[in-house]
Context: one part of a larger RNA
């Protein structure tokens, strides 16, 4: 000289870095004070500001007066950093034992379907469902709350159904042959009757699986096209949101923020390829979630140094 664990550091203070990762800052208690928003419960310990030791006195219920020491009085230790904005998920909760805790799962709430009890459902069962009975049980989707949830039943699925046709084992009837002395019965063959689900057909059904167009022209500057024409379709995407966790072109355009920003926030809409319980759009509170910014703070850095204890190495 190197590494590890700690402590400290002039001036600066994120210039480090994918990124403030790590460290530092804050911190218990008392008093004051506290915004936007809001589901009126919260937000909230918001933010922000101040105080404090010990002794004596009188006194009273924690204040007053005086004194003592100090750079510093919750004198050490223990004890939230804070604010703003956007995305996602309402929340508490659960999860990849051993690289992932999350935007995934669950959830209360919403909806659809099946089931009348010898219930539906469960591979089977003397079992569960249930010592229950549609305010019950089972299956599926969505996921608090607020405002809403558009059009399409042509395809696939499901439900229902008059007539006709197709559709089978079985059962009944008749006839013939064999057997039997005859009947009956039995065996074999033929004919005929009765037919289930299903197929076909029709109707209904999308909080069932799913789907939700193209071309051409047009307004007295230009541009655009309320409008017109035409083709196709079961129906042509409504409200809303939108360069989005979705946008290829793209670092889209404009504005904000910065001295300067492919990130971030707001707006626009030309949505390669948004969209309504495969839920759409908002949203207080919440989150070891994700993006961005500010204050404070710092050895993250400019740029490295010192100390303590170890490790390793070298020498004896």
């Nucleotide at each position: 000289a190197u590494c590890g664990u700690a402590u400290u550091u002039a001036a600066g203070g994120a210039a480090c870095u994918c990124g403030g990762c790590a460290a530092a800052u804050u911190g218990a208690c008392u008093u004051c004070g506290u915004a936007c928003g809001u589901u009126c419960g919260c937000a909230a310990u918001a933010a922000g500001a101040a105080g404090a030791a010990c002794c004596a006195c009188a006194a009273u219920c924690u204040a007053g007066u005086g004194g003592u020491a100090a750079c510093a009085u919750u004198a050490a230790a223990u004890a939230a950093a804070g604010a703003a904005u956007a995305a996602c998920g309402a929340c508490u909760g659960g999860u990849u034992a051993u690289c992932a805790a999350a935007a995934c799962c669950a959830c209360a709430g919403g909806a659809c379907u099946c089931u009348g009890c010898a219930a539906a459902u469960u591979u089977a069962u003397u079992a569960a469902a249930a010592a229950g009975u549609a305010u019950a049980g089972a299956g599926u989707c969505u996921g608090a709350c607020g405002c809403c949830u558009g059009c399409c039943c042509a395809g696939u699925g499901c439900u229902u159904a008059a007539a006709a046709a197709a559709g089978a084992c079985g059962a009944g009837c008749u006839u013939u042959a064999g057997u039997u002395u005859u009947u009956a019965g039995c065996u074999a063959a033929a004919g005929u009757u009765u037919u289930a689900a299903u197929u076909c057909u029709a109707a209904g059904u999308a909080a069932a699986c799913g789907g939700c167009g193209g071309u051409u022209c047009u307004a007295a500057c230009u541009a655009u096209a309320a409008g017109a024409a035409u083709c196709c379709u079961u129906a042509g995407g409504u409200a809303g949101c939108g360069a989005a966790a979705c946008u290829c072109c793209u670092u889209g355009a404009c504005g904000g923020g910065u001295a300067a920003a492919u990130u971030c926030c707001g707006u626009c809409c030309u949505g390669c390829a948004u969209g309504a319980a495969u839920g759409g759009c908002g949203u207080c509170a919440c989150g070891a979630u994700u993006g961005u910014u500010c204050u404070a703070c710092u050895g993250u850095c400019u740029u490295a140094a010192a100390u303590a204890c170890g490790a390793a190495u070298c020498c004896a």